[in-house]
Molecule: Bacterial RNase P class A
Organism: Actinomycetes bacterium
RNA sequence: UGAGUCGGCCAGACGGUCGCGUCGGUGCGCAAUCACCGCCGAGGAACGUCCGGGCUCCACAGGGCACGGUGGUGGAUAACGUCCACCCGGGGCGACCCGCGGGACAGUGCCACAGAAAGCAGACCGCCUCCGGUUCGCCGGAGGUGAGGGUGAAACGGUGGUGUAAGAGACCACCAGCGGCCGGGGUGACCCGGUCGGCUCGGUAAACCCCACCCGGAGCAAGUUCAAACAGGAUGCGUUCGAGGGCGGCCCGCCCGAGCAUCCGGGUAGAGCGCUAGAGGUCGUCGGCAACGGCGACCCGAGAGGGAUGACCGUCGCCUCCUGGCCUGCCGGCCAAGGGGUUACAGAACCCGGCGUAUCGGCCGACUCAUCCG
Numbered sequence: 001u002g003a004g005u006c007g008g009c010c011a012g013a014c015g016g017u018c019g020c021g022u023c024g025g026u027g028c029g030c031a032a033u034c035a036c037c038g039c040c041g042a043g044g045a046a047c048g049u050c051c052g053g054g055c056u057c058c059a060c061a062g063g064g065c066a067c068g069g070u071g072g073u074g075g076a077u078a079a080c081g082u083c084c085a086c087c088c089g090g091g092g093c094g095a096c097c098c099g100c101g102g103g104a105c106a107g108u109g110c111c112a113c114a115g116a117a118a119g120c121a122g123a124c125c126g127c128c129u130c131c132g133g134u135u136c137g138c139c140g141g142a143g144g145u146g147a148g149g150g151u152g153a154a155a156c157g158g159u160g161g162u163g164u165a166a167g168a169g170a171c172c173a174c175c176a177g178c179g180g181c182c183g184g185g186g187u188g189a190c191c192c193g194g195u196c197g198g199c200u201c202g203g204u205a206a207a208c209c210c211c212a213c214c215c216g217g218a219g220c221a222a223g224u225u226c227a228a229a230c231a232g233g234a235u236g237c238g239u240u241c242g243a244g245g246g247c248g249g250c251c252c253g254c255c256c257g258a259g260c261a262u263c264c265g266g267g268u269a270g271a272g273c274g275c276u277a278g279a280g281g282u283c284g285u286c287g288g289c290a291a292c293g294g295c296g297a298c299c300c301g302a303g304a305g306g307g308a309u310g311a312c313c314g315u316c317g318c319c320u321c322c323u324g325g326c327c328u329g330c331c332g333g334c335c336a337a338g339g340g341g342u343u344a345c346a347g348a349a350c351c352c353g354g355c356g357u358a359u360c361g362g363c364c365g366a367c368u369c370a371u372c373c374g
Base pairs, nucleotide, nucleotide: 001370002369003368004367005366006365007364008363009362010361012316013315014314015313016312017311018310020041021040023038024037025036026035027034043345047356048355050354051353052352053351054350055219056218057217058216062252063251064250065249068214069213070212071211072086073085074084075083076082087101088099089098090097091096102210103209107208108207109204110203111202124149125148126145127144128143129142130141131140132139133138157175158174159173160172161171162170176200178197179196180195181194182193183192184191185190223273224272225271226270232264233263234262235261236260237259244256245255246254280299281298282297283296284295285294286293287292317342318341319340320339321338323336324335325334326333327332
């Protein structure tokens, strides 16, 4: 200097004029209304509603089955399918990245086409022995073979030899794999080493399934308080020999219970709470490889309710266009003046921790590789 990998931050700032909303204060006023002053007033994703919670209600959320979820090990967390570190496998020169990561010897299913044969195989071409024929090229039959060739994503270990009629782990040496035993390291998943051995016994669970662990339900339109208004009737069942009910399904247990179920008809839709001080933020320090946690100090940042936060001006910052100049092999970079823009994705609605998706532009840090100079 170029090319990359990983992580973090910002999302305009200051001032002025007018305008909007909650809240607080002041003033006239019985009050409403109005006026003035002041603090504050959308996001990194507020989007998706994919997970987990806080919170609320269902008497207890009791036991079991089923449904559902997760899937290497150890940690973090309120919890999670999230995050951190490590292990194994794969990709990359590397920094790093990826993984629906337990089980195929519990069972079932599937592996098209091609090929002889795709689960316990298989003989198409070929090789060897014997018999018969022969135009001497070979052909036919019987037996042996699975090393070579071919097909395929995949064909029942690899290389080199011994041996054989020809071959083959049939046997041997080395290697890979698997299994047994032993030693060392690690919290662990696992890793390293030694020794022995049958010789070697597909793939697929992101197919059903098995195994291990987790798991009540519904949700702010949850709920709760106050106020106001009204009109009942019919049918069926039942009143302790129990109708009905206890909020995904089923069973058991336990409990409530004098009314319940269905149909016809009438009244009400108002005000408040929930609703923003938190698993909160910032800074420092200690512990930890880290995620994160402890301690101390400081801070309080929308709370609407048909739903507010906008417009203009000036300066600066950033982006872009044109002109001129400088550097450069190109791409391009820098400076000055002028013009334009404030961009994109997009907007709270109980709150929080994540994940996913969309996106204009800018800044910072660490690391890897290549080349050059000192």